[in-house]
RNA sequence: CCCAGAUAAAGCCAAAUCCGCCGCGAGGCGGAGACGGAAAGCCACGGGUCUCUGUUUUCUUAAUAAGGGAGAGACAGCCGGGUUGCCUAA
Numbered sequence: 001c002c003c004a005g006a007u008a009a010a011g012c013c014a015a016a017u018c019c020g021c022c023g024c025g026a027g028g029c030g031g032a033g034a035c036g037g038a039a040a041g042c043c044a045c046g047g048g049u050c051u052c053u054g055u056u057u058u059c060u061u062a063a064u065a066a067g068g069g070a071g072a073g074a075c076a077g078c079c080g081g082g083u084u085g086c087c088u089a090a
Base pairs, nucleotide, nucleotide: 004088005087012037013036017032018031019030020029021028022027035077041083042082043081045080046079047078048075049074050073051072052071053070056068057067058066
């Protein structure tokens, strides 16, 4: 240095839920709280899931509805990928 990761040390993050605020929404931020996490730090690049919208399309209907496509978004604690990084026994 690489792989790896312990009943180690020092620290770190914080699911659900509740409260407040923001957002049409998915969700976000702060507080409380810990299910968990060795990148649960950061980046929407690929896949995925979810939300909103219509001068689009298919199907159906009395009308709604539903699916595809498009546009704009959300999730990094869904899986990959990229990038940075603490500690260390076997």